[in-house]
RNA sequence: GCUGGUAUAGCUCAGUAGGUAGAGCAACGGAUUCGUAAUCCGUAGGUCGCCGGUUCAAGUCCGGCUACCAGCU
Repeated sequence: GCUGGUAUAGCUCAGUAGGUAGAGCAACGGAUUCGUAAUCCGUAGGUCGCCGGUUCAAGUCCGGCUACCAGCU
C1' cells in the first nucleotide's frame, strides 16, 4: 500500500426485505432469610465509532474518515 471483517447500555452480544432500540450479566430499589448467598419482582442506563448523502422515515442503504482484528504484498 491492497483486501476482508468488526464498531449498538459498564461488559458480552442480538436487532437485514428501512418503520417507536433489545437480551443476558453487572448496578440500584424491593420481596424472601436470624443474617449472607441463591432465588423472585421492579428501576435506571444508549443522539447505534465520526462526518456527509439518499428517503416521508436510516442501527439497517451509499460515500469518506478513524480505531481494532485477520490476510496479501